[in-house]
Context: one part of a larger RNA
RNA sequence: CCCUGGUUAAGGAACUCGGCAAAUUGACACCGUAACUUCGGGAGAAGGUGUGCCACCAAGGUCAAACCCUUUACGGGCGUAGCCAGCGGUGGUUGCAGAGAAGAGGGGGUAGCGACUGUUUACCAAAAACACAGGGCUCUGCGAAGUCGCGAGACGACGUAUAGGGCCUGACGCCUGCCCGGUGCCGGAAGGUUAAAAGGAAUGGUUAGCGCAAGCGAAGCUGUGAAUUGAAGCCCCGGUAAACGGCGGCCGUAACUAUAACGGUCCUAAGGUAGCGAAAUUCCUUGGCGGGUAAGUUCCGUCCUGCACGAAUGGCGUAACGACUUCCCCACUGUCUCAACCAGGGACUCA
Numbered sequence: 001c002c003c004u005g006g007u008u009a010a011g012g013a014a015c016u017c018g019g020c021a022a023a024u025u026g027a028c029a030c031c032g033u034a035a036c037u038u039c040g041g042g043a044g045a046a047g048g049u050g051u052g053c054c055a056c057c058a059a060g061g062u063c064a065a066a067c068c069c070u071u072u073a074c075g076g077g078c079g080u081a082g083c084c085a086g087c088g089g090u091g092g093u094u095g096c097a098g099a100g101a102a103g104a105g106g107g108g109g110u111a112g113c114g115a116c117u118g119u120u121u122a123c124c125a126a127a128a129a130c131a132c133a134g135g136g137c138u139c140u141g142c143g144a145a146g147u148c149g150c151g152a153g154a155c156g157a158c159g160u161a162u163a164g165g166g167c168c169u170g171a172c173g174c175c176u177g178c179c180c181g182g183u184g185c186c187g188g189a190a191g192g193u194u195a196a197a198a199g200g201a202a203u204g205g206u207u208a209g210c211g212c213a214a215g216c217g218a219a220g221c222u223g224u225g226a227a228u229u230g231a232a233g234c235c236c237c238g239g240u241a242a243a244c245g246g247c248g249g250c251c252g253u254a255a256c257u258a259u260a261a262c263g264g265u266c267c268u269a270a271g272g273u274a275g276c277g278a279a280a281u282u283c284c285u286u287g288g289c290g291g292g293u294a295a296g297u298u299c300c301g302u303c304c305u306g307c308a309c310g311a312a313u314g315g316c317g318u319a320a321c322g323a324c325u326u327c328c329c330c331a332c333u334g335u336c337u338c339a340a341c342c343a344g345g346g347a348c349u350c351a
Stems, first nucleotide, its partner, number of pairs: 001346008010337002014335001019332001030048002036041001038171001052090002056086001060084003067077003070073001094098001106330004111325002113322002118130002134169007146155003172317004177247003182244002184240005191235003197229002202224005209216002248266005275309001276306001287303005
């Protein structure tokens, strides 16, 4: 010096990213317990040193008497004794020690996220991620849809729409606005386009024949092949957003100023409603104001100028819950100021 334990003056988070670690608390019983609340809870909330006696120095409360004052009053002042309260001291009983060793919640408050109990990266992540009950859309009439298999077949299910599959959301409360132009899905079938196939006009090769020759050339065989007829799909016409998704710009205007309920104009499928808002979202930014601190880039409240919130890719609240995240307070401490000592084990030297 390192590791594991133990103790520590005064201070008590000044340590640090952060009270990490440690310390405090701790059982049983009694008393007593707030906001809030879904009335269940919160809650083990929190908090709690008994008894007799003595004394009264310092600081108190209430104050007979006495004293002082006057505006003579049921007045005022000062106030000892007494009483109260409280710091302290002390007596009695038992043991060294009374939850006698060990084991055994620290507590409270604010905010964010997720309702909750659960689940997860076996071996760096336990969470705000996943799941969840609840909500919605959609498919499926049973030889169901869907899934596995080439198939037979099997699961679904020995179930039958209060059932089963897929997708999204995620208790509960209040709610869930506008857009169907694009993409998807559903419906429609008049027209356009369109495959194989049908169809066979036309034409190539071959050659009986004809011709002096160049060449023409039936039938057959064999190729190529136009028109025309051909579904779904696509184009087209509608519907549909708890389908994928989207939800504007510029200019002017009120009797201080400022701002703009109002007007104009361009564009769009439609221009963001309620609620929330410097937020797990805010760049500028440590925004402005207020609170907390002596001092606060964090925290809480508020404002709204939302770079770039926003309504089941759910919005806003919410009691309870959380080895979650943030901030504050009390208690407590070697975390620290600032280090010291002790015990055991290493390291180091020698054998």
Notes: The prediction has a mean pLDDT of 83. Predicted 3D model of a 351-nucleotide part of an RNA (large-subunit ribosomal RNA, domain IV) from a seawater metagenome.